[in-house]
Molecule: Bacterial RNase P class A
Organism: uncultured Pseudomonadota bacterium
RNA sequence: GGAGUUGGCCAGGCAGCCGCUGUGCGGGCAACCGCAUGGAGGAAAGUCCGGGCUCCAUAGGGCAGGGUGCCAGGUAACGCCUGGGCGCUAUAAGUCGAAAGACCCAAGGCGACGGAAAGUGCAACAGAGAGCAGACCGCCGAUGGUCCUGACUUUGACGCCGUGAGGCGGAAAAGUCUUCCCUGAAGGGGGUAACCCCAACGGGGAACCCCCUUCAGGGUGGACACAGGCAAGGGUGAAACGGUGCGGUAAGAGCGCACCGCGGACGUGGCAACACGGACGGCACGGUAAACCCCACCCGGAGCAAGGCCAAAUAGGCAGGCGCGUCUUUUUGACAUCGGCGGCCCGCCGAGCCUGCGGGUAGGCUGCUAGAGGCGACGGGCGACCGUCGUCCCAGAUGAAUGGCUGCCCACGACAGAACCCGGCUUAUCGGCCAACUCCACCU
Numbered sequence: 001g002g003a004g005u006u007g008g009c010c011a012g013g014c015a016g017c018c019g020c021u022g023u024g025c026g027g028g029c030a031a032c033c034g035c036a037u038g039g040a041g042g043a044a045a046g047u048c049c050g051g052g053c054u055c056c057a058u059a060g061g062g063c064a065g066g067g068u069g070c071c072a073g074g075u076a077a078c079g080c081c082u083g084g085g086c087g088c089u090a091u092a093a094g095u096c097g098a099a100a101g102a103c104c105c106a107a108g109g110c111g112a113c114g115g116a117a118a119g120u121g122c123a124a125c126a127g128a129g130a131g132c133a134g135a136c137c138g139c140c141g142a143u144g145g146u147c148c149u150g151a152c153u154u155u156g157a158c159g160c161c162g163u164g165a166g167g168c169g170g171a172a173a174a175g176u177c178u179u180c181c182c183u184g185a186a187g188g189g190g191g192u193a194a195c196c197c198c199a200a201c202g203g204g205g206a207a208c209c210c211c212c213u214u215c216a217g218g219g220u221g222g223a224c225a226c227a228g229g230c231a232a233g234g235g236u237g238a239a240a241c242g243g244u245g246c247g248g249u250a251a252g253a254g255c256g257c258a259c260c261g262c263g264g265a266c267g268u269g270g271c272a273a274c275a276c277g278g279a280c281g282g283c284a285c286g287g288u289a290a291a292c293c294c295c296a297c298c299c300g301g302a303g304c305a306a307g308g309c310c311a312a313a314u315a316g317g318c319a320g321g322c323g324c325g326u327c328u329u330u331u332u333g334a335c336a337u338c339g340g341c342g343g344c345c346c347g348c349c350g351a352g353c354c355u356g357c358g359g360g361u362a363g364g365c366u367g368c369u370a371g372a373g374g375c376g377a378c379g380g381g382c383g384a385c386c387g388u389c390g391u392c393c394c395a396g397a398u399g400a401a402u403g404g405c406u407g408c409c410c411a412c413g414a415c416a417g418a419a420c421c422c423g424g425c426u427u428a429u430c431g432g433c434c435a436a437c438u439c440c441a442c443c444u
Stems, first nucleotide, its partner, number of pairs: 001440010012409007020039008041415001045426002048424005053303004060346004065299005070084005085113001086111004094103003114294002119292002121288002136234002138230003143227002145224004150177006158169004180219012195204003242260006261283001262281002266277004307366004317357006325335003337351004373392008
């Protein structure tokens, strides 16, 4: 200097004229007037969480229901914030490359982050099979089954014929040959199975089949693939019962081994979540709980239109229903009826309660702004935040206060207006300023 990212601050300014409103003071019988001083946001929005406050109300226990969900802290509290852990995730830069792209990946971003061996459920379709599974294509065929079985040379058990010499046949053994045959490995080429793609033609498609070359081995071996064996290869699917490699096997398979993954225990570090380490174990039947569920912790309800006071007015009206009772030692106590406490039960409190029709009032005052408050300094803390001292008062309208005009400046003004108050989250948003982190380049 460039790029990427995170956090904080500001939210048009100045002047003039007229207008609105809170409070205080003054004048005035009053209407009203004058002076002083204050007057919308970072989100005031959403009404999604948490509280303060008010009432139910004297307010307890349980069930149901609801909320949160890694660890440690902060806070009045929270589903919020801070720090950490784990998981996921890119992009810039870098590397390879002609390119398209691929690999790697910083600060950063996101997390609805307890439990799947407590149980139940779900995963359409496809697929053999979707969790103590499974054979569509395919592989093997050791062990059983069926069928077949080179040439030459030498030896030749034995059988038959012959009076005999010998001849014919020939089990078995050894050797040689060679494309008579077979097996395996490596390389190359081609073709298919189930099935996949395409409207179709057609294309693709395995450790399967065929051919060629080279090498090795064998010839009592080969063929078939029936019984049987396999889950390694291919296919279906979002997902197929751990992954890669080697050995082993007839062919395979954690069947065995190495590494990775997983598991519980042990050791080290850490408050912890967790991380690391060596050893041991072939290893539990994967996913899903913003499905029911289990576990841990938390939770009364309603809300300023809450609530309180004053004034005024009418008809403290009419009708219906339940109850006004029982037992007991007078009192008293228990039970019964009804009401109150978000639903239900217990318990507590109360004595009347419930329904319909009809009438009056809707005015004023208060709640209403001094707060879990703002600002500053110092101290503690990685931080959120906390403590001490000092200082300030900063909107309270009620059909609803901030407006209009002019001039200049400029960053050319977006999103947008309090209604009891505060702490958060989420959403919308023009532009400016400041700081920090990471990477790259250059200089010193």